Predicted 3D model of a 266-nucleotide RNA (Bacterial large signal recognition particle RNA) from a bacterium. A source record names the gene ffs.

RNA sequence: GCGUGCACGGUGGGGGAUUAGCGGUCCCCUGUACUCGAAAACCGCUAUACGCGAGGCCCAUGCUUCGAACGCGGAUAGUGCCGUGUAAGACCGCUACGUACGACCAUGUUGACGGCUGAGCCCUGCGGAUUCUGGAGCUCCGAACUCCGUCAGGACCGGGAGGUAGCAGCGGUAAGGAGUGCCCCGAAUGCUGCAGGGGGUCUUGGUCCGAGUGGCUCUGCGUGGUAUGGCUUACAACGCGCACUAUUCAACUUCGAAGCGCACGC
Numbered sequence: 001g002c003g004u005g006c007a008c009g010g011u012g013g014g015g016g017a018u019u020a021g022c023g024g025u026c027c028c029c030u031g032u033a034c035u036c037g038a039a040a041a042c043c044g045c046u047a048u049a050c051g052c053g054a055g056g057c058c059c060a061u062g063c064u065u066c067g068a069a070c071g072c073g074g075a076u077a078g079u080g081c082c083g084u085g086u087a088a089g090a091c092c093g094c095u096a097c098g099u100a101c102g103a104c105c106a107u108g109u110u111g112a113c114g115g116c117u118g119a120g121c122c123c124u125g126c127g128g129a130u131u132c133u134g135g136a137g138c139u140c141c142g143a144a145c146u147c148c149g150u151c152a153g154g155a156c157c158g159g160g161a162g163g164u165a166g167c168a169g170c171g172g173u174a175a176g177g178a179g180u181g182c183c184c185c186g187a188a189u190g191c192u193g194c195a196g197g198g199g200g201u202c203u204u205g206g207u208c209c210g211a212g213u214g215g216c217u218c219u220g221c222g223u224g225g226u227a228u229g230g231c232u233u234a235c236a237a238c239g240c241g242c243a244c245u246a247u248u249c250a251a252c253u254u255c256g257a258a259g260c261g262c263a264c265g266c
Base pairs, nucleotide, nucleotide: 001266002265003264004263005262006261009058010057011056012030013029014028015027016026020046021045022044023043024042034055035054036053037052062260063259064258065257066256067255068254069253073249074248075247076246077245078244079243080242081241082239083238084237085235086234087233088232089231091230092229093226094225095224096223097222098221099220100219102218103217104215105214106213107212114208115207116206117205118204119203120202121198122197123196124195125194126193127192128191131188133186134185135184137180138179139178140177141176147172148171149170150169155164156163157162
């Protein structure tokens, strides 16, 4: 110096939770750094708190202690932001009205807007056509008696001649009914014509004038409304969502110092 086998030692650490406290089983962060068994109203311990029990591996390029560097990650506190809520506001948004000739569209010398004058519309009146209806007229029917005429028979009066009243029948009529008809007198009528009046929302004809007129559609502005969406302000609580600060714990990795065995073989 090399190889082999052992001893000491190592075979993870940290945070949270739990605990009087420490370690573990549990959760989390790191890292690579074993296996099995039990462990939460738990398992083993007592500031020397080494986890417990049984095995495996490494074993001087190792192990222990101390001091630094770095800082994955954790805890506490504070500040701020963010989120949610409540209240208020009314800047954006949304919406109503108005305004600007600005934009755009439509229309206009094939004549805008406007004026004048007619028509359509309504009312009234007067006609005509059509349809319908009433009346008159004409014809027919139509009165037991309470209409007229004539009155057989019969009745009555008279000596007689004759006369009187008068039923039935017959004829004609009234009230009423039916038919005819539109020559006559009226009424109505959605059609048509004329005249007067009304009206000026809309359509349309003629004429005069001669260049704009209409649309809130867009945009701007103004005045309101709304409080769903965004925004602003204030307040309270929560979150452990984000960031920072402070304190603190801290893995991994790196550096330095000190300390620490044995046996066998070559």

Overview: Its Rfam family is "Bacterial large signal recognition particle RNA". Rfam classes the family as a non-coding RNA gene. Gene Ontology terms of the family: signal recognition particle, plasma membrane targeting and SRP-dependent cotranslational protein targeting to membrane, signal sequence recognition.